[in-house]
Context: one part of a larger RNA
RNA sequence: GGACGAACGCUGGCGGCGUGCUUAAUACAUGCAAGUCGAACGGAAUUUAGUUGGUGGUAACACCGGCUAAGUUUAGUGGCGAACGGGUGCGUAACACGUGAGCAACCUGCCCAGAAGACCGGAAUAACAGCGGGAAACUGCUGCUAAUACCGGAUACUCUCGGUAUUCCACAUGGAGUAUCGAGGAAAGUUUUUUCGCUUCUGGAGGGGCUCGCGGCCUAUCAGCUUGUUGGUGAGGUAACGGCUCACCAAGGCUACGACGGGUAGCUGGUCUGAGAGGACGAUCAGCCACACUGGGACUGAGACACGGCCCAGACUCCUACGGGAGGCAGCAGUAGGGAAUAUUGCGCAAUGGGCGAAAGCCUGACGCAGCAACGCCGCGUGGGGGAUGAAGGCCUUCGGGUUGUAAACUCCUUUUAGUGGGAACGAUUAUGACGGUACCCACAGAAAAAGCCCCGGCCAACUACGUGCCAGCAGCCGCGGUGAUACGUAGGGGGCAAGCGUUGUCC
Repeated sequence: GGACGAACGCUGGCGGCGUGCUUAAUACAUGCAAGUCGAACGGAAUUUAGUUGGUGGUAACACCGGCUAAGUUUAGUGGCGAACGGGUGCGUAACACGUGAGCAACCUGCCCAGAAGACCGGAAUAACAGCGGGAAACUGCUGCUAAUACCGGAUACUCUCGGUAUUCCACAUGGAGUAUCGAGGAAAGUUUUUUCGCUUCUGGAGGGGCUCGCGGCCUAUCAGCUUGUUGGUGAGGUAACGGCUCACCAAGGCUACGACGGGUAGCUGGUCUGAGAGGACGAUCAGCCACACUGGGACUGAGACACGGCCCAGACUCCUACGGGAGGCAGCAGUAGGGAAUAUUGCGCAAUGGGCGAAAGCCUGACGCAGCAACGCCGCGUGGGGGAUGAAGGCCUUCGGGUUGUAAACUCCUUUUAGUGGGAACGAUUAUGACGGUACCCACAGAAAAAGCCCCGGCCAACUACGUGCCAGCAGCCGCGGUGAUACGUAGGGGGCAAGCGUUGUCC
């Protein structure tokens, strides 16, 4: 000098764009953050219309019940989603990340392209009804019922497995194909309609899994480490290779090019600095990883060992009728605590994106916006021209004057921003705008409402007076102060930056 997710002191007009718990991965009141589909299904409730029966009424009609039709709503079964999106950086020195390869060892819901098929049956169960248990959470027994829920059979390919024959590719296992034989494996319907779905197979896209080379912290005051350890055979397991697991066999494997141990740490694109080389950092944004009160476990599923799922154990909190139950903000707000320190319990799904749905649409604290904070960057303003007898006042003075100073007054103008009134968008296609009567435009009035902070001994731009008297104090270093202090305090003057200016901290 530059930089900052900064803090502190003094000060503070406006706007745009960003940014905002770096500490306690501490504990959390309250609300919201993941639903959706009635075009899968049986019910239930309800509305309208028609019709029919009964009762009341002279009648019009009213009420009650049944049936039919058309809607609406939806607790339950079922489907898809909930593995995304959002948060945090605890752990991790590791194939976690980055980069480049490989899988002849793999998986893949939704989506795209293609081929073929969707036949015949069955048994339940929730809802519901009845009877219970429990303070509650919830739950038992009996009975009824549906499906795109579940089960059996049939059929079937370029599917799977096994055998035989054979062609091609590769040369470390092998792989791809053709022919043939045997065995095995599917399905679901729905809508008024265009439909939308279902099953099997092939290929694709995108996504994921696994393996390897190389690269990136400190420490030797850590020198030896290792028994599933290193390899083999066989078996199990997995989507898949593999000590991944197990039985047996062998005795290996790593290490001064730093094993093992200890400390620290999410990694990267990048950010800051620097002429560069390098050094430091890894907030915001983006990619990957890890985690979800702590530890462990699996279930479901295309995908999880699953933040707002389940089970077990633990700590903590809450409810309880003491028998037993409930909970997990490192989602968005918000609270307490910690701290030098970090915001609203806001508006909206209008846009973009996501889930479900045929769609209308519903949900979406993702997101879009608004609020708070000079926290940062950028822009603008706080007026412009003229104005000397150089007023007054202040300060200094050699008492002549000098300086503040064109500064003010005065005069002539202007009106950015702020203010008042009016108009008024883009963002949205044709419908839909939270922002918002916002941006922006026009008019109006009036210089009106808008300047501070630090410094002035040298480094380092800027000097005098008074006060003080090694006191009070200053100070980044050198050093100032003990009676003429340009270094302390105040004043006048001056210098530098400016809605900021200084200080502190950290990095280059």